[in-house]
RNA sequence: AGAGUUUGAUCUUGGCUCAGAGUUAACGCUGGCGGCGUGCCUAACACAUGCAAGUUGAGCGGUUGUCAAUUGUGUAGCAAUACAUGAUUGAUGAUAGCAGCAAACGGGUGAGUAUCACGUAGGAAAUCUACCCUUGAGAGGGGAAUAACCCACCGAAAGGUGAGCUAAUACCCCAUAAUAUACUGUUUUGUUUGCAAAAUAGUAUCAAAGCAGCAAUGCACUUGAGGAUGAUCCUGCGUUCUAUCAGCUAGUUGGUGAGGUAAUGGCUCACCAAGGCUACGACGGAUAGCCGGCCUUAAAGGGUGGUCGGCCACAAUGGCACUGAGACACGGGCCAUACUCCUACGGGAGGCAGCAGUGAGGAAUUUUGGACAAUGGGGGCAACCCUGAUCCAGCGACGCCGCGUGAAGGAUGAAGGUUUUCGGAUUGUAAACUUCUUUUAGAGGGGAAGAAAUGCCCGCAAGGGAGUUGACUGUACCCUCAGAAAAAGCCACGGCUAACUACGUGCCAGCAGCCGCGGUAAUACGUAGGUGGCAAGCGUUACUCGGAAUUACUAGGCGUAAAGCGCGUGUAGAUGGUUUAAUAAGUCGGACGUGAAAGCUCUUGGCUCAACUGGGAGAGGUCGUUCGAUACUAUUAGGCUUGAGUGUGGGAGGGGAAUCUGGAAUUCCUGGUGUAGCGGUGAAAUGCGUAGAUAUCAGGAGGAAUACCGAUGGCGAAGGCAGGAUUCUGGCCCAUUACUGACAUUGAGACGCGACAGCUAGGGGAGCAAACAGGAUUAGAUACCCUGGUAGUCCUAGCCGUAAACGAUGUUCAUUAGGUGCGGGAGGUAUCGACCCCUUCCACGCCGAAGCUAACGCAUUAAAUGAACCGCCUGGGGAGUACGGCCGCAAGGUUGAAACUCAAAGGAAUUGACGGGGGCCCGCACAAGCGGUGGAGUAUGUGGUUUAAUUCGACGCAACGCGAAGAACCUUACCUGGGCUUGAACCGUUGGUUGUAAAACCUCGAAAGAGGGAUGACCCGCAAGGGAGCCAAUAGAGGUGCUGCAUGGUUGUCGUCAGCUCGUGUCGUGAGAUGUUGGGUUAAGUCCCGCAACGAGCGCAACCCUUAUCCUAUGUUGCUACCUAUUGUUUUUAAUAAUGGGGCACUCUUAGGAGACUGCCACGGAUAACGUGGAGGAAGGUGGGGACGACGUCAAAUCAUCAUGGCCCUUAUGUCCAGGGCUACACACGUACUACAAUGGCCGGUACAGAGGGAAGCAAGACGGUAACGUGGAGCAAAUCCCCAAAACCGGCCUCAGUUCGGAUUGUGGGCUGCAACUCGCCCACAUGAAGGAGGAAUCGCUAGUAAUCGCAGAUCAGCACGCUGCGGUGAAUACGUUCCCGGGCCUUGUACACACCGCCCGUCACACCACGAAAGUCCGUUGCAACAGAAGUCGACAUGCUAACCCGCAAGGGAGGCAGUCGCCCAAGUUGUGGCUGGUGAUUGGGGUGAAGUCGUAACAAGGUA
Repeated sequence: AGAGUUUGAUCUUGGCUCAGAGUUAACGCUGGCGGCGUGCCUAACACAUGCAAGUUGAGCGGUUGUCAAUUGUGUAGCAAUACAUGAUUGAUGAUAGCAGCAAACGGGUGAGUAUCACGUAGGAAAUCUACCCUUGAGAGGGGAAUAACCCACCGAAAGGUGAGCUAAUACCCCAUAAUAUACUGUUUUGUUUGCAAAAUAGUAUCAAAGCAGCAAUGCACUUGAGGAUGAUCCUGCGUUCUAUCAGCUAGUUGGUGAGGUAAUGGCUCACCAAGGCUACGACGGAUAGCCGGCCUUAAAGGGUGGUCGGCCACAAUGGCACUGAGACACGGGCCAUACUCCUACGGGAGGCAGCAGUGAGGAAUUUUGGACAAUGGGGGCAACCCUGAUCCAGCGACGCCGCGUGAAGGAUGAAGGUUUUCGGAUUGUAAACUUCUUUUAGAGGGGAAGAAAUGCCCGCAAGGGAGUUGACUGUACCCUCAGAAAAAGCCACGGCUAACUACGUGCCAGCAGCCGCGGUAAUACGUAGGUGGCAAGCGUUACUCGGAAUUACUAGGCGUAAAGCGCGUGUAGAUGGUUUAAUAAGUCGGACGUGAAAGCUCUUGGCUCAACUGGGAGAGGUCGUUCGAUACUAUUAGGCUUGAGUGUGGGAGGGGAAUCUGGAAUUCCUGGUGUAGCGGUGAAAUGCGUAGAUAUCAGGAGGAAUACCGAUGGCGAAGGCAGGAUUCUGGCCCAUUACUGACAUUGAGACGCGACAGCUAGGGGAGCAAACAGGAUUAGAUACCCUGGUAGUCCUAGCCGUAAACGAUGUUCAUUAGGUGCGGGAGGUAUCGACCCCUUCCACGCCGAAGCUAACGCAUUAAAUGAACCGCCUGGGGAGUACGGCCGCAAGGUUGAAACUCAAAGGAAUUGACGGGGGCCCGCACAAGCGGUGGAGUAUGUGGUUUAAUUCGACGCAACGCGAAGAACCUUACCUGGGCUUGAACCGUUGGUUGUAAAACCUCGAAAGAGGGAUGACCCGCAAGGGAGCCAAUAGAGGUGCUGCAUGGUUGUCGUCAGCUCGUGUCGUGAGAUGUUGGGUUAAGUCCCGCAACGAGCGCAACCCUUAUCCUAUGUUGCUACCUAUUGUUUUUAAUAAUGGGGCACUCUUAGGAGACUGCCACGGAUAACGUGGAGGAAGGUGGGGACGACGUCAAAUCAUCAUGGCCCUUAUGUCCAGGGCUACACACGUACUACAAUGGCCGGUACAGAGGGAAGCAAGACGGUAACGUGGAGCAAAUCCCCAAAACCGGCCUCAGUUCGGAUUGUGGGCUGCAACUCGCCCACAUGAAGGAGGAAUCGCUAGUAAUCGCAGAUCAGCACGCUGCGGUGAAUACGUUCCCGGGCCUUGUACACACCGCCCGUCACACCACGAAAGUCCGUUGCAACAGAAGUCGACAUGCUAACCCGCAAGGGAGGCAGUCGCCCAAGUUGUGGCUGGUGAUUGGGGUGAAGUCGUAACAAGGUA
C1' cells in the first nucleotide's frame, strides 16, 4: 500500500467481498513448563449453609470464673484438723444490659436516569463539617429517673405487659461567660445580590463529665476563633437517535409576604400579574449510567466505557420518616405489595446487585480455600479485638510474555510410503549411526527478601538500646544426580493468497468469504503423499475500527451514471462595495491557574530477559483569569459613488386583460340544375344515394380556428403567446448622467403563478374525437385501417397542482482567444439622400482555442476559472409502495419507510453480429431463354414399419445412386446354433516335458472341432546341455465395444467469396482506431490518385498442367505429296487398292522454343489507373479448361480407413464354423433410367472419333448356334495386335392409334461366371404387353463447343452398372436490365443482442415457499385525564386521658413541657371510568419477492414490424 467481482473486451459510476488490528469471548481439534494479568456480557432471576461491623470493663450498675488474704456458720472428730457453705477486701479474666464511638467508610451492581447525572471552567458576600491540627476561655452547685436485675402474668414461637430496686462520660435544672446567638445603634473599608468585614455602645439568651495513674501526667468534656478534610447548592459550555413527535406549560413564568432548610430558590403556601419554552428543535417517543481511558486509524474521525481510578444511582418492588456531624441508611426502622419459610392456625420470620457457594437462564465465566504476616479501616490509653477490604493460594491456554520438546556430524541418497514418461523423482540429512549438551519436568541437598514497627527499657528531649511478629512457604533462588531421556499440533494448498500431485466420486455426495467448483481425466468435493503458514497453540463463529474519499471537517458529487424544487415574489438566516474614526466580541501573542492518579510517549531503574513494575520528564482543553496587538471580520458613528434604484429623451415586440370586428374553409338548412352512383381502402365492406345522393349554382345559419407574412425570428419568470381595431396595463433595451447613497445577492418555511387531462355549476357545440357501435384484417384482434359517434375540445365562475413542466444544465457576480450569422438600438465616417464601411450596448444561434469531462461533449448564453446562497444524491429491486400526517368534491397529490431479495443494477464509448434501416456492388440470384424434376413404370438410397437379425455411420443448404470403385459364400461388423480359452496372429520370463511337433489314417460331426491308435522326423553341440516345439503359470494378447463433446490426421461448408492480418509510427486514459476509409477503376484489398501514415505477410493475379497457331528438332510401330517396284481390280488408254523399297514435304508423336503485353491507333477519363472502338493477329484484353481453397466459422463429419488418451469386456463385448440377415414391405421422400412418340419407331445399306484397357488378359479372321454364347485361335506385354462406336447419312415401311409408341410384369426354354445363383446374379430367345397421351402446388440445371442429344471407355470386379469417373460425335436459344426473391462483399446507421435474432425479453393465469400490509375483533404493556381510596409517616390542630426532674404554691393542686388519643393537609399501593401510544394475535383479503422444463399471447430492444 491494495485486491476480487457487472463486459466479448474497455473506461467510468457503484455496491458486495477479502487481506490488517482488536476482544471480559464462545465452539472444534490438540496440549510440556513458568511469570504477570484476567474470569456471569444472559435472569437488577430465586436463593440452602457459613462468614462479610464491631469495639470500649481506663464511662456505669450488675452477673460470673479463677487466685490470694481476712472472717463467719454447719457437719464429723477428744483434738489437731477435715469437709461443706457464706461475708468482706484485693488481683486477674469473661460480658447480657445502660452508655460512647463506629456502623453514611470499605465491598457489590448498572435496574433507573438524555439529567447540572457526568465532564470541564467558575461561583457560594446563600452554606454545613464528627473524628484531626493550631489557638483562646472554662469545667461551680444540685436533681429526678431508667435498663440490666427480681417478682407476677400472657404467648407454640417471635416477643410482650405490669409491679418493685439501681448506676453512669445516660438525662435535667441553676450559676458563670464570650469575639457565640438574637435584637437596637454608630463609624470605617470593601463589594454589588437585598450585603460583608473590622471597630465600638447597649439589652437579652446559652456550657461542661469524668476516667486511669502513687504521682508527674495522660485520655476524655464544654464554649469560641482559625485550618484541614469531607459534603451541599448555583452557573457558562459540552453530552445519542427520531419532525411519520410541532406546538408545550396553571406552581406553569414572575412579583409581594409567609413557612421551611445548614443554606439560595415555587422548595411549599396565600395573594397579585399573565407570563415562560420552542425549527439554534420545545413537548413526546426510543435507547443509554457519565468520565479518565480502551480498541482502531497516517491523521481527522469512528466504535466502546469489562478489569483499574473519579463521580452518580440503586439495594426484592413502592412509599415514609427516625437517629445522627453526615442517611431518608445493602448486612437499621415503619407501612403497603409480590414471593419464600416456620406455625400449636392465633400469629410470626426473611431479603447474597458483600465473599464463597446452589438452582435457573445461557454459546459462556472459578474455591462453600488460607491469613490478618504486610497495606488500609473501625474501636480502644494500650495490649489487643474485628476486618470475604486486602494479601495470598486454588481452578480455566481466557489473554500477554518467556522457555522447552535437543545440538553437531552423517549418502549406497537405506528401507518403507507416494508418484512415474518405468529411466527415475520425492519424502531426504530427514532416519539409522557417531559424538556432545541437560534448560524445563523428575530425584536429592541447601534456602531467602517481603519485617518497618506498636509495645518494653534508657533519656527532660532529640534520640538510643534489647527482643518479638511470615498466610504465601520449605515458595522463589542456588548446588548436585541420571539420562535424549518425559514433551507437537492445527489450518490451508483454483484466483484473491504462501503452498500440487495421485486415487475415489460423477450436478451425486459435498465445498464455498467473494468470484465460483462438481454432469467420467476435479491442483476447488473425500482420502493419501507432498508442500506452505502459524506454533502450545491452530482454526471457526460473533462483534468493533480499518481498508471505505462508500456521509467526503480534513476530503465527494448532481447535462447523459443516484442527484437542480415546474417557475417566480419574498420572511428568518447566510453572505456582502469604498473610506475615516472609535471599541476590542471574533482573531493573534505573552504570563498565570487548572486539565487527579493510573494509562500513553520519551528516558532511567527493579525482577536472569520479557510481559509486569518503580522514578523523572513530556503530551493532552472549543477551559479559566489577566496583560497586550488591531491587519481582517464584527459593532457604533460619519462620508463616497462604481453595485442597486429613480429621473429625462427615444425604441422593438404573437407580453397580459377586456370590448368590438373581418375574410377563407368545413358542416348543416332552403331553392335551382342534374343522374347513378358516391365514399372509402393495400384490397374491401359497413355507410350515403332513385324518398334524387356525390357534383354544381344561389341564399341563409352556426361554431371553432386564424392560410400567406413565418424564420435557426420576436416577447414572457416559467407554463405559454399569432387575423384586425380600440382602451387599460407589466417588463425589457438604447442614449443621457440630474437624483438617492449599499438601499445588494441568495432564500428554509410562506405566498402567488402553473400545459394537457380531469372535476363542479351554467352556457355553447361547426369540425375533430376517448368511450361505444359496425365493417375489415387476423389463428385470435376487446388494436393498428375504414364508416359512424358521446363525453371532451370552446365561453363564464371555481377546483385540481401534476408532465421527458427538458437546455434532462438552480439563482447572482466577476475573469478568461477568436470567427460568423441574425433581431433591437446608439455613435462615427461618407453622401444631396439611401447604401457601403468602422465602433459600441443588449438579445438569439452556429463553429471553434486554452481549460474541463468517464467519454459523449461543453466552451464569454461554460459543463472553464473563482466567489455567495439555496435545493438534492449515497447499490439494484421491494417502492414513489405501506402506515401516519397535511391538501383535495373526487380522481388523486405531497411528505415517505421497513421486512425480504440479488451481486450486481447503471453511464459513455469499442469491436462484432443482427435489423420486416439506408447507400454502392457482385453472382444462372432474378429477368430473357433451353431442357428437366414433381404425375407413370422401373432402378437405387433414405425414413418408417417389420424382424431372431433386418450390422453401423451420414440428417437443411453442406444426409438420402452418400462411406459402398460393385452384400449369393467370403466381404460382415448383425442374428440363430455349434465349438475354443495365453487363444487365429505378435512377444518376454519362469518351471516342466524328451519322444514331441508336422503330415497321413480311422470314428463322430453341417463344418469348426473333438476323440483314437500306429509311425516317429529338425539345428548347434565339448554329448552335459542349449535352440526350436509342446504343456503350465505369469506379464500380457484381442475387441468394427463406448466417448468425434478428450484427440491427431483427413474431409465438407461459407467460397475461388476478396478478404484476413502484422511491424514501426501516429491518435485515444483505454478497449481500440489509423493503415484496410475517401474519389475513380477492376473478376479481384486489381490498379491509380488523395490521405498520419510508411512498409510487409497470408490470400487475388502470375509462375504449373492442358488446349488453340507457328518454328526448330525427331522419324518407328506414325505419315505417303513425290519416286520406284510388286500384286490385284476394272473391257482398254488409264484409274484405283494393297504391299515392298525410298522419302520425312504434310498429318502425327515427343521435346525445345516463339506468340498476347492494352504492345499500336483513336476517343473518353484527372495528363492517372482504366474503359470503349479499331488495326494487325491462330488467338485480344484473365483466350478456354484444370490443379491450386487466406484468417477463420459450424464443439460440422469421421474412435467403422488409420492412429490415439481415458473407460469397459477377458471360458467373452475375444476367436472359429455352418446357416440366415444386410435384398423384408401398407407407406413417405430424394436421386436416376425408360417413356408417353412421326425432329419418331422399325428394316436394310453406307460413314466418321477420342480417350482408355489388355497375360489366370484383350482376342481378330473362320466355323456352330435365331441369340446369349460356344469351338478354335492368327496377332499382341502394345503409336505395331485386339477390345471398337452411336446418333448422322441413303433407301423403304409405319400414319396419330394405347399404336410397328412404351416396355413393366409374368411364363417357358437356354447361356455365362462361380464349391454354390432357393432366399439372392447377369445375359439371350420365344411368348406375355401394365402404367403412361407432356405431368397440380412447387422446384432444379445451364451463358458456347455451353445446354440439349448420341454413343464409347475405365475403375471396382469370378460374376453382377440405369450408378460413378473420363472421352469424343452432332450442336442451339437468350441476357432489355438490376425493381423484386436468394446468397455474398464494402461503407454507414440503430441496438436493452455477444451462446450474438434459432438473440433478448414483458405481463396475466396455475402451483410451492417466504416476509409484509389491511381486517370484525381479541390480548398484554405504557401513559394522560377525571374521580374514589387512603397504610406508614412528617407537619398542623384539638385539649379527651396519662405524666418524675423545671416554675408557682405550706400543701392540695396548677402551669410549662412530654406521651398516648382524635381530627385535618399531603401521600404509596389499590379501585373505577374514559382517552392516547406501542406491541402480539386474527377467519379472510391485498399486492410483493423467489422458484424447474408449466399455460396464454408477443408489449419493449432494429423503423421491433402502429417510432
Description:
Predicted 3D model of a 1507-nucleotide RNA (small-subunit ribosomal RNA) from a metagenome. RNAcentral holds the sequence, with entries from SILVA. Rfam family: Bacterial small subunit ribosomal RNA. Its mean pLDDT, the model's own confidence on a scale to 100, is 85.